Predicted 3D model of a 71-nucleotide RNA (transfer RNA) from an Acidiferrobacterales bacterium. The organism belongs to Acidiferrobacterales, within Bacteria. RNAcentral holds the sequence, with entries from ENA. Its mean pLDDT, the model's own confidence on a scale to 100, is 84. Rfam family: tRNA.
Order: sequence, then C1' cells, then structure tokens
RNA sequence: GGGGUCGUAGUUCAGCGGGAGAAUACCGGUUCGGCAGACCGGUGACGAGGGUUCGAUUCCCUCCGGCUCCA
Repeated sequence: GGGGUCGUAGUUCAGCGGGAGAAUACCGGUUCGGCAGACCGGUGACGAGGGUUCGAUUCCCUCCGGCUCCA
C1' cells in the first nucleotide's frame, strides 16, 4: 500500500428495511435473624459523517478503530 472481517447496554452476544432484545453486571423491593442465594421490578446501547428509501442498526459511499491475509 491492497484484500477480507468485525464495531449494538459496564461486559458477552442476538437482531439484518417498519417493535432495539437476551444473559450478566448495577440499582430498588420481597424473602432470610443477617449475608449470600432465589423471586419481582427498574436504569442503561446501534463507531462518525453523508447518500438511497415513505421509513436505515440493517442497503451504498467515505472516514475512524480492532483482528486477519498478501506484498
């Protein structure tokens, strides 16, 4: 320098045009003599910019970052 792949909650991941979800963590409550555990509830996220579309996490382009291959 070129190619591929990935970027979603504090963490690990799903979701791939029309509701942003799970587990875990965190917070609150119930239970327990107390802690842990269990149960119930809650807060919290689509890497940045632009384009296509009635509508973009999803499709396209550029950039940024991680991993990897070639030179």